[in-house]
RNA sequence: GCCGCCUUAGCUCAGUUGGUAGAGCAACGCAUUUGUAAUGCGUGGGUCCUCGGUCCGAGUCCGAGAGGCGGCU
Numbered sequence: 001g002c003c004g005c006c007u008u009a010g011c012u013c014a015g016u017u018g019g020u021a022g023a024g025c026a027a028c029g030c031a032u033u034u035g036u037a038a039u040g041c042g043u044g045g046g047u048c049c050u051c052g053g054u055c056c057g058a059g060u061c062c063g064a065g066a067g068g069c070g071g072c073u
Base pairs, nucleotide, nucleotide: 001072002071003070004069005068006067007066010025011024012023013022019056027043028042029041030040031039049065050064051063052062053061
């Protein structure tokens, strides 16, 4: 230098054909316990890496950029 993949909650990751953003763990509250852990129930938490474009509508499609991983040279 070229090619491919990835970027979504604190962490690990889903999100199908473009149509209200989700799960597990973690955090917090309550119950349970003499107490802790475990368990059960519930609550909160999002600039979907950035900018621009297409569209009635974009996490999803297109372009540019940034970061990470891998391959080739």

Annotation:
RNAcentral holds the sequence, with entries from ENA. A computed fold for a 73-nucleotide RNA from a bacterium, annotated as transfer RNA. It matches the Rfam family "tRNA". It is annotated as a transfer RNA. Its family is annotated with triplet codon-amino acid adaptor activity in the Gene Ontology.